The RNA shown here (c-di-GMP-I riboswitch aptamer) has 80 nucleotides and comes from a Candidatus Cloacimonadota bacterium. Model confidence (mean pLDDT): 82 of 100.
RNA sequence: CUUUGAAAAAGGCAAAACCCGAGCGAUUUGGUGGCGCAGAGUUACGGGUCUAUGCUUUUAUAGACCGCCGGACUUCCAAA
Numbered sequence: 001c002u003u004u005g006a007a008a009a010a011g012g013c014a015a016a017a018c019c020c021g022a023g024c025g026a027u028u029u030g031g032u033g034g035c036g037c038a039g040a041g042u043u044a045c046g047g048g049u050c051u052a053u054g055c056u057u058u059u060a061u062a063g064a065c066c067g068c069c070g071g072a073c074u075u076c077c078a079a080a
Base pairs, nucleotide, nucleotide: 002080003079004078005077012037013036017032018031019030021028022027035067041073042072043071045070046069047068048065049064050063051062052061053060054059
């Protein structure tokens, strides 16, 4: 440096639900909580799904989701 893996060790993140708040909404900051995760770290770049408004012939614009899939970046431990 690359690949593979999660047996061990050190750790990390944190589903649903509930509470305060933000948002037209999808959703989301924070708290409780723990379904799970070998990167459940970052990124809205491609696809996809969802929301709002309009068109309604075709679909357009703006937004949301990275724990939907892929890409890019970063990256603990072990083995080869």
It matches the Rfam family "c-di-GMP-I riboswitch aptamer". Rfam's curators write: GEMM was predicted in a large-scale screen for bacterial structured RNA regulatory elements. The source organism's lineage runs through Bacteria, Pseudomonadati and Candidatus Cloacimonadota.